[in-house]
RNA sequence: AGGGGGCCUGAGGCAGCCGCGUGUCGCAAGAUGCGAGGAAAGUCCGGGCUCCACGAAACAAGGGUGGCGGGUAACGCCCGCCGGCGCUCCUUCGGGGGCGCAAGGGAAAGUGCCACAGAGAGCAAACCGCCGAUGGCUUCCCCGAAAGGGGCGCACAGGCAAGGGUGAAAGGGUGCGGUAAGAGCGCACCGGGGGGCUGGCAACAGCAACCGCAUGGCAAACCCCACCCGGAGCAAGGCCGAAUAGGGGUCUCGCGCCUUUCGCAAGAAGGGUAGGCGUGUUUCGCGCCGAGAGACCCGGGUUGGCUGCUAGAGCGCCGGAGCAAUCCGGCGAGCAGAUGAAUGGCUGCCACCGCAGGCCCGUCCUGCAAGGGAUACCGCCUGAGGAUACAGAACCCGGCUUAUGAUGGCCCCCUGACG
RNA sequence: GCCGGCUUAGCUCAGUUGGUAGAGCAGUUGAUUUGUAAUCAUCAGGCCAGGGGUUCGAAUCCUCUAGCCGGCACCA
Numbered sequence: 001a002g003g004g005g006g007c008c009u010g011a012g013g014c015a016g017c018c019g020c021g022u023g024u025c026g027c028a029a030g031a032u033g034c035g036a037g038g039a040a041a042g043u044c045c046g047g048g049c050u051c052c053a054c055g056a057a058a059c060a061a062g063g064g065u066g067g068c069g070g071g072u073a074a075c076g077c078c079c080g081c082c083g084g085c086g087c088u089c090c091u092u093c094g095g096g097g098g099c100g101c102a103a104g105g106g107a108a109a110g111u112g113c114c115a116c117a118g119a120g121a122g123c124a125a126a127c128c129g130c131c132g133a134u135g136g137c138u139u140c141c142c143c144g145a146a147a148g149g150g151g152c153g154c155a156c157a158g159g160c161a162a163g164g165g166u167g168a169a170a171g172g173g174u175g176c177g178g179u180a181a182g183a184g185c186g187c188a189c190c191g192g193g194g195g196g197c198u199g200g201c202a203a204c205a206g207c208a209a210c211c212g213c214a215u216g217g218c219a220a221a222c223c224c225c226a227c228c229c230g231g232a233g234c235a236a237g238g239c240c241g242a243a244u245a246g247g248g249g250u251c252u253c254g255c256g257c258c259u260u261u262c263g264c265a266a267g268a269a270g271g272g273u274a275g276g277c278g279u280g281u282u283u284c285g286c287g288c289c290g291a292g293a294g295a296c297c298c299g300g301g302u303u304g305g306c307u308g309c310u311a312g313a314g315c316g317c318c319g320g321a322g323c324a325a326u327c328c329g330g331c332g333a334g335c336a337g338a339u340g341a342a343u344g345g346c347u348g349c350c351a352c353c354g355c356a357g358g359c360c361c362g363u364c365c366u367g368c369a370a371g372g373g374a375u376a377c378c379g380c381c382u383g384a385g386g387a388u389a390c391a392g393a394a395c396c397c398g399g400c401u402u403a404u405g406a407u408g409g410c411c412c413c414c415u416g417a418c419g
Numbered sequence: 420g421c422c423g424g425c426u427u428a429g430c431u432c433a434g435u436u437g438g439u440a441g442a443g444c445a446g447u448u449g450a451u452u453u454g455u456a457a458u459c460a461u462c463a464g465g466c467c468a469g470g471g472g473u474u475c476g477a478a479u480c481c482u483c484u485a486g487c488c489g490g491c492a493c494c495a
Stems, first nucleotide, its partner, number of pairs: 001415008012350007020035006037390001041401002044399005049233004055284005062229005067081005082104001084101007105224002110222002112218003127164002129160003134157002136154002140151004172190006191213001192211002196207004237307004247298007256273007275289004300494003315332007352386002355383005362375005420491007429444004438475001446462001448460003468484005
């Protein structure tokens, strides 16, 4: 220099004309104010709000979260720290610094799984191998009169787990001693364990002594522990209007008692209670029904209006506290509400990108010289062009995730060695 | 707008305490037949929708993205 990747930043500005939605003013004509986003998206979390009578407590079921501390209305989000892993640098080889990553409780409560390979895969095992001290055997040698003893040997019993091999993983690692060969068998250092002391709010860290090492991995397998959570969602919900057959079927629970009025009676109307229903269970409270109530299905009608509907844990600026997330105080503006769904189009100037031409600086070539010629990057001028992404509110907020052209910043990888 | 489900061979589908991905139809080649169909034998075809993670190991467990499908209005 060229190419690629990651993380962030950023989301063009001004003016004129035409147009769209909505608020206000106006009898009207018209005037005037406002009018998409950082993600409005995915609907993955957490809330507000509304309904379910949803008020309180306990338990069960189901779901979720998972180092510690802080922030927050709350969170699975954010900030800081701790431990772990990776890369890189330094090193006195003990360790230390920087950058990055990460869903990081418990495997010593229990259950389950660890395929293939391999001798052995979970209260370990012995294929190759090493040894064969001890016991055994021996057509060999030596000593001996013999009994027997010794040596060389065998690898039969047996010992070992260092090395090889299998595997993702083989019951601490390195070194020295030791031994027949070996082994925490012994020792030193490192690692590990439970308890102690010190520091820290805590996760945790450090220290010395002791223990020879004592049960490997998987919980994004069941599970255990701690903590949190009622369900549905603006097509929630409320009001008005129009229309239809205010119709049919199935299932569940229930139709008991007392009393008042009317009535000759049958009965009718009202009140109370038992009882029933109201979220899985229970208790209390409450509401409705009390002779009907509830659930589901089929059939019928409409495709309207208003409200919820935008002032909100909101936005901008300044100051203070805090390492930070964030919090506190002051000031300012008044900031989309559409409903087959507005928020746009054109022109001009500026801004961005490369290309072409010219100018300037420097360098090179040529020439005795004057001069002539060639020329990359940057800068300036001119010209014709090009790019302008992802995407679009639909009840409203706080987060996360995903998408995103040009410009700018930081980091990494590959290629090349050029002005 | 809100709430659920699915994606495995060309097509339709299986695939569970995670361990070599299967079946039927379709396709190739051969046999049978005068020839075709049927039948028999044989073979090929899959990055399990895509990316990342957990794990020794992922179609399966977790997460993100893409595509497809379904349900939810009001009145009586």
Molecule: RNase P RNA; transfer RNA
Organism: Erythrobacter sp.